[in-house]
RNA sequence: GGCGGAAUAGCUCAGCGGUAGAGCAGUGGGAUCAUAAUCCACGUGUCGGGGGUUCGACACCCUCUUCCGCUA
Numbered sequence: 001g002g003c004g005g006a007a008u009a010g011c012u013c014a015g016c017g018g019u020a021g022a023g024c025a026g027u028g029g030g031a032u033c034a035u036a037a038u039c040c041a042c043g044u045g046u047c048g049g050g051g052g053u054u055c056g057a058c059a060c061c062c063u064c065u066u067c068c069g070c071u072a
Base pairs, nucleotide, nucleotide: 001071002070003069004068005067006066007065010024011023012022013021018055026042027041028040029039048064049063050062051061052060
């Protein structure tokens, strides 16, 4: 240099056109003499940046940034 993949909650990830979720972590509460385990409740996160298509975009198209892999 060429090709491909990834970027979504604090972390690991789901969501393949219809208005964003799970687990863990965290916070509050219950229970216990107390702590842990267990149980209940709690998420308005510019979906990496910019533009385009669409009635509607996390999702499709273009471009940029960062990271990973293959290849020369």
The RNA shown here (transfer RNA) has 72 nucleotides and comes from Candidatus Xenolissoclinum pacificiensis L6. The sequence is in RNAcentral, with records from ENA and Rfam. The coordinates come from a structure-prediction model, not an experiment, and the mean pLDDT is 81. It matches the Rfam family "tRNA". Its family is annotated with triplet codon-amino acid adaptor activity in the Gene Ontology.